Predicted 3D model of a 173-nucleotide RNA (glmS glucosamine-6-phosphate activated ribozyme aptamer) from Evansella tamaricis. It matches the Rfam family "glmS glucosamine-6-phosphate activated ribozyme aptamer". On this family, see Jansen et al., Nat Struct Mol Biol 2006: "Backbone and nucleobase contacts to glucosamine-6-phosphate in the glmS ribozyme". The family's RNA type in Rfam is riboswitch. NCBI's taxonomy places the organism under Bacteria, Bacillati, Bacilli, Bacillaceae, Evansella. The model forms 87% of the base pairs in the Rfam consensus. Its mean pLDDT, the model's own confidence on a scale to 100, is 76.

C1' cells in the first nucleotide's frame, strides 16, 4: 500500500493534521565568571514522541453542479493555517399554494416542500462555551466531568398596517 472477515462507535462550527505554537526526552554552537579546570543553570539549534487546532443558535422533496454556505458569543498564538465533507446557492425535475363566488382544465406570474406575494412594526423565540469553584487522569503541554450565576444575533412563529393581485373554456349557484 492492497484485499478479505468480524465487532463497536459514528456528522455537520462536523472529521482529520504533514505548517505554526506549546510540552517532554536526548544531543548541542557561542556567550555569561579575577585566572585555569569541572559541574550546575540560562539561552540557540537539531532529532524523536506528544498536546492544541470552532462556543452554541439555525438549516434537508429529488438529481446534477458549485465553494469563502446563515447568525451572533468569546478571543486576539487566536476559533491562525491546511485537507476533506456539509442541510447553503444555481439549474432542472416531481408534487403543491395564491391570483378577490365555487369547482375543473390549460396558459402566465410570484412563491412553497407542511409551507406557500412583498415591505414595515410589535411580541415571542430554554444559548453554550468563555468566567468562578471543585474532582479525576498525565512528568508536562493539556484532557474529561460536576456545580454556580449570567449575557446574543439571525432565521422562524403570531398579530397589526400598507402595497400588489391574470386570461380563456366549461359546469354549478
Nucleotide at each position: 500500500a492492497u484485499u478479505u472477515u468480524u465487532a463497536a462507535a459514528g456528522a455537520a462550527g462536523c472529521g482529520c493534521c504533514u505548517g505554526g505554537a506549546c510540552u517532554a526526552a536526548u544531543c548541542u554552537a557561542a556567550g555569561g565568571g579575577a585566572a585555569c579546570g569541572g559541574a550546575a543553570u540560562c539561552u540557540u539549534g537539531a532529532u524523536u514522541a506528544g498536546u492544541u487546532g470552532a462556543c452554541g443558535a439555525g438549516g434537508a422533496g429529488g438529481a446534477g453542479g458549485u465553494u469563502u454556505a446563515u447568525c451572533g458569543a468569546a478571543g486576539c498564538a487566536u476559533u491562525c493555517g491546511g485537507c476533506g465533507g456539509a442541510u447553503g446557492c444555481c439549474u432542472c425535475c416531481c408534487g403543491g399554494u395564491u391570483g378577490a363566488u365555487u369547482c375543473a382544465u390549460c396558459a402566465c406570474a410570484a412563491c412553497c416542500g407542511a409551507a406557500a406575494a412583498c415591505a414595515a412594526u410589535u411580541a415571542u423565540c430554554u444559548a453554550a462555551a468563555a468566567c468562578g469553584a471543585a474532582a479525576a487522569g498525565g512528568u508536562g503541554a493539556c484532557u474529561u466531568u460536576u456545580c454556580g450565576a449570567a449575557c446574543a444575533a439571525a432565521a422562524g412563529u403570531a398579530a397589526u398596517u400598507g402595497u400588489a393581485u391574470u386570461g380563456a373554456u366549461g359546469a354549478a349557484g